Notes
This is a predicted structure of a 73-nucleotide RNA (transfer RNA) from an uncultured Clostridia bacterium. It was read from a public genome assembly. Rfam family: tRNA. Rfam describes the family as follows. Transfer RNA (tRNA) molecules are approximately 80 nucleotides in length. Rfam classes the family as a transfer RNA.
[in-house]
C1' cells in the first nucleotide's frame, strides 16, 4: 500500500426483509436474613465509532472517514 471483517449500555453480545434499541453479567433501591451471600421485585444506564446521502422513516442501505483485527504484498 491492497483486501476482508469488527465497532450497539460499565463488560460480553443480540437486533430478521429498513418501522420508535434489547438480553446476560455488573451498578443502585427494596423485600427476605440476627448479619452476609444467594434468591425475588423494581430502577437507572445508549447522539448505535464520526460525518454525508437515499428514504415518509436508517443500528440496518450507499459513500467518505477513524480505530482495531486478520490476510496479501
Nucleotide at each position: 500500500g491492497c483486501u476482508a471483517g469488527u465497532g450497539u449500555a460499565g463488560c460480553u453480545c443480540a437486533g430478521c426483509c429498513g418501522g420508535u434499541a434489547g438480553a446476560g453479567c455488573a451498578g443502585c433501591u427494596g423485600a427476605u436474613u440476627c448479619g452476609u451471600a444467594a434468591u425475588c421485585a423494581g430502577c437507572a444506564g445508549g447522539u448505535c465509532g464520526g460525518g454525508u446521502g437515499u428514504u415518509c422513516g436508517a443500528g440496518u442501505c450507499a459513500c467518505c472517514u477513524c480505530a482495531c483485527u486478520a490476510g496479501c504484498u